The RNA shown here (transfer RNA) has 71 nucleotides and comes from a bacterium. Rfam family: tRNA. Rfam classes the family as a transfer RNA. Its mean pLDDT, the model's own confidence on a scale to 100, is 84.
RNA sequence: GGGCCUAUGGUUCAGUGGUAGAACACAGCAUUCGCAUUGCUGGGACACCGGUUCGAUUCCGGUUAGGUCCA
Numbered sequence: 001g002g003g004c005c006u007a008u009g010g011u012u013c014a015g016u017g018g019u020a021g022a023a024c025a026c027a028g029c030a031u032u033c034g035c036a037u038u039g040c041u042g043g044g045a046c047a048c049c050g051g052u053u054c055g056a057u058u059c060c061g062g063u064u065a066g067g068u069c070c071a
Stems, first nucleotide, its partner, number of pairs: 001070007010024004018054001026042005047063005
């Protein structure tokens, strides 16, 4: 320098154009003499900039970051 892959709550991952979800973690409440466990409730996210579309996490282009291969 070039090819390919990835980027979604604090973490690990789903989500193939129509209301963004799960587990763990975090906070509150209940349970307990207390702690733990358990149950219920709650907060929190689509890397960035454009394009297509009535509508984009999803499709297209570019940028950034990471991984991998070639040189």